Notes
Large-subunit ribosomal RNA, domain V from Halorubrum xinjiangense, 586 nucleotides, folded computationally. Its mean pLDDT, the model's own confidence on a scale to 100, is 83. Rfam family: Archaeal large subunit ribosomal RNA. Rfam links the family to the GO terms structural constituent of ribosome and ribosome. Its Rfam clan is "LSU clan".

Context: one part of a larger RNA
RNA sequence: CUGGAGACCCCCAAGGGGAAGCGAAGACCCUAUAGAGCUUUACUGCAGGCUGUCGCUGAGACGUGGUCGCCGAUGUGCAGCAUAGGUAGGAGUCGUUACACAGGUACGUGCGCCAGCACGCCACCGAGACAGCAUUGAAAUACUACCCGUCGGUGACUGCGACUCUCACUCCGGGAGGAGUACACCGGUAGCCGGGCAGUUUGACUGGGGCGGUACGCGCUCGAAAAGAUAUCGAGCGCGCCCGAAGAUCAUCUCAGCCGGGUCGGGAAUCCGGCGAAGAGCGCAAGAGCAAAAGAUGGUCUGACAGUGUUCUUCCCAACGAGGAACGCUGACGCGAAAGCGUGGUCUAGCGAACCUACGAGGUUCCGGAAUGGGACCCGUAGAUGACAGAAAAGCUACCUUAGGGAUAACAGAGUCGUCACUCGCAAGAGCACAUAUCGACCGAGUGGCUUGCUACCUCGAUGUCGGUUCCCUCCAUCCUGCCCGUGCAGACGCGGGCAAGGGUGAGGUUGUUCGCCUAUUAAAGGAGGUCGUGAGCUGGGUUUAGACCGUCGUGAGACAGGUCGGCUGCUAUCUAUUGGGGGUG
Numbered sequence: 001c002u003g004g005a006g007a008c009c010c011c012c013a014a015g016g017g018g019a020a021g022c023g024a025a026g027a028c029c030c031u032a033u034a035g036a037g038c039u040u041u042a043c044u045g046c047a048g049g050c051u052g053u054c055g056c057u058g059a060g061a062c063g064u065g066g067u068c069g070c071c072g073a074u075g076u077g078c079a080g081c082a083u084a085g086g087u088a089g090g091a092g093u094c095g096u097u098a099c100a101c102a103g104g105u106a107c108g109u110g111c112g113c114c115a116g117c118a119c120g121c122c123a124c125c126g127a128g129a130c131a132g133c134a135u136u137g138a139a140a141u142a143c144u145a146c147c148c149g150u151c152g153g154u155g156a157c158u159g160c161g162a163c164u165c166u167c168a169c170u171c172c173g174g175g176a177g178g179a180g181u182a183c184a185c186c187g188g189u190a191g192c193c194g195g196g197c198a199g200u201u202u203g204a205c206u207g208g209g210g211c212g213g214u215a216c217g218c219g220c221u222c223g224a225a226a227a228g229a230u231a232u233c234g235a236g237c238g239c240g241c242c243c244g245a246a247g248a249u250c251a252u253c254u255c256a257g258c259c260g261g262g263u264c265g266g267g268a269a270u271c272c273g274g275c276g277a278a279g280a281g282c283g284c285a286a287g288a289g290c291a292a293a294a295g296a297u298g299g300u301c302u303g304a305c306a307g308u309g310u311u312c313u314u315c316c317c318a319a320c321g322a323g324g325a326a327c328g329c330u331g332a333c334g335c336g337a338a339a340g341c342g343u344g345g346u347c348u349a350g351c352g353a354a355c356c357u358a359c360g361a362g363g364u365u366c367c368g369g370a371a372u373g374g375g376a377c378c379c380g381u382a383g384a385u386g387a388c389a390g391a392a393a394a395g396c397u398a399c400c401u402u403a404g405g406g407a408u409a410a411c412a413g414a415g416u417c418g419u420c421a422c423u424c425g426c427a428a429g430a431g432c433a434c435a436u437a438u439c440g441a442c443c444g445a446g447u448g449g450c451u452u453g454c455u456a457c458c459u460c461g462a463u464g465u466c467g468g469u470u471c472c473c474u475c476c477a478u479c480c481u482g483c484c485c486g487u488g489c490a491g492a493c494g495c496g497g498g499c500a501a502g503g504g505u506g507a508g509g510u511u512g513u514u515c516g517c518c519u520a521u522u523a524a525a526g527g528a529g530g531u532c533g534u535g536a537g538c539u540g541g542g543u544u545u546a547g548a549c550c551g552u553c554g555u556g557a558g559a560c561a562g563g564u565c566g567g568c569u570g571c572u573a574u575c576u577a578u579u580g581g582g583g584g585u586g
Base pairs, nucleotide, nucleotide: 008584009583010582011581012580013579014578017576018575019574021571022570029405030404031403032402034401035400036397037396038395039394042200043199044198045197046196048193049192050191051190052189053188054187055186058165059164060163062161063160064159065158066157067156068155069154070153071152072151073150074149075148076115085147086146087145088144089143092130093129094128101126103125104124105123107120108119109118110117111116169180170179171178172177203216204214205213212233217239218238219237220236221235222234240388241283242345243344247301248300249299250298251297252296253295255279257275258274259273260272261271281290282289284350286348287347288346305331306330307329308328309327310326311325312324313323333342334341335340356383357382358381359380360379362378363377364376365375366374367373412459413457414455415454416453418452420448421447422446423445424444425443429439430438466541467539468538469537471533472530473529474528475527476526479504480503481502482499483498484497485496486495487494507519508518509517510516547565548564549563550562551560552559553558
């Protein structure tokens, strides 16, 4: 000097690695005593429907019931002259005068248990007939009165059934008139039906929520750290009763077990003797307590009574109800000779507000002339809320909405590392002998942060979610290629180990797949990480909205890590980083 490369400053262009880029107070998930749409055998109602009844709404006759009144008939166990309804009175009643009649005969009608009874008829006869007397639980339908059952007739009131009518009312018709008809319509009232519609509810705790459970009211032991108190979906268990004796009191006793003895009798039945502080029993959980008892047996009782307090607890140390307990007083009692004991059960669980209802030898009061009348209040007792200091209450939502939450789940990260992957220690054994060529049980110690869990620490005013694709970097616990060692290495192949990450690690079939299986090659077809690298690079097959189908579940709305078809991929690059190009400075 020529060419190339290059620091710094500036500019142009590019593709988009980062700014957990921009966009939208996350749609998933949870929470709210937030909402809406939908469902139903959720709750409570409302339309609407049906039916009864009353009004609008009148007339007539028929049939058939009910109640009451009147008239007439009727009433058979056996015994007995006889077909005796009941009770009371009762010693007589009816007839013989005739348009009359007791009774008898004949005829007719009704009833009937076939024995007869009642009525009609003067057709015939006729002056007595029936009681009282013996049988019967009861004596004359001889006579009178009242009542009962059944039947027939009649009157009043009333119900029902079917029918006829026309005048309300309705319909048709311009009208005349016709059709229907007291029905229907309309209105009142009562019962039933009633998601057709409406308003609401549908709890909480919770290692997210749901499902499960109840840790939601109580008792005991441990946890609990020697006062008291003390949490977890901590560990172990219980309660929601039972008992008029299993309560009160007085008296008398002593248990379980073991040993010795004794007919059947044995390990174990009942009997005798001994040892025996408790190893039994005390209704039930656990703990505490208890032996001339709190246990066992027997006697007598009802103190498991009425009223009224104090204290403690519930609820440590603030307040708080129901409930519970201890200790009193007053009254009336029980047992005991008495002292005394007895306010249920040896103690700690066994429980429930207001409203309402029922009950009470309860109390007060109002109305009323009074009542064994009607009402109100208070007190006591019983009835339940167990989500247990107590709303009257079912679901779905992928059609969804809002307020919020990283107080709380799904992805990713972080922590952890049981699980997972890998390594090591020891070496029982296999390996014909021989632990360590090779394989290696049991047990133990680690490393990694790839799997799956756990936690809920960052993010819910959003960090785009599987797989593929493209492109780059890294690790080594090395699949191939290189060097080395051992071998149960003759050689050729292998097998095992050490160093080593420079390069390589491919193509197809199937599936959305990652993975896997399969095919033919190959030196080999290694593993892993980078927000399970990579959607402001692509794809969009899967998953995960709205449509739809199937199976299953659900009464249903709907649901299903069941299947199936369909279903949008925004952004003009400010900074930074990178690539390519240009200018300037020295």